Annotation
Model confidence (mean pLDDT): 82 of 100. c-di-GMP-I riboswitch aptamer from Epsilonproteobacteria bacterium (ex Lamellibrachia satsuma), 76 nucleotides, folded computationally. Of the family's consensus pairs, 94% are formed in the model. The source organism's lineage runs through Bacteria, Pseudomonadati and Campylobacterota.
RNA sequence: AAUUGUAAAAGCUAAACUCAUUGUGAAGUGGGGACAGAAAGUGAUGGGUCUUAUAGAAGAUUGCCAAACUGCCUAA
Numbered sequence: 001a002a003u004u005g006u007a008a009a010a011g012c013u014a015a016a017c018u019c020a021u022u023g024u025g026a027a028g029u030g031g032g033g034a035c036a037g038a039a040a041g042u043g044a045u046g047g048g049u050c051u052u053a054u055a056g057a058a059g060a061u062u063g064c065c066a067a068a069c070u071g072c073c074u075a076a
Stems, first nucleotide, its partner, number of pairs: 005073001012037002017032006035063001041069002045066003048061005
C1' cells in the first nucleotide's frame, strides 16, 4: 500500500420499550434505554416496503437491499 473485519484499543451510533412533543398518517425530534451495527457516516439515485385529507399525486423509511461519495482503527 492493497486486501480483510477473525485479534486488540480508542471512540461512535442506538432497535424494542418508555416519557414528552410535532404530524391526518407512515414517521420525525428530545430525554431514558440497549437489541444490535465496521460504515447503523452522508444524500431518497434505483428497487422494495409503508402512509395519506388532493392518489397518473404527495410523502415516510439509508437500522430493507443495491449503487455512489466520505471516513476511524486494523490481527494475520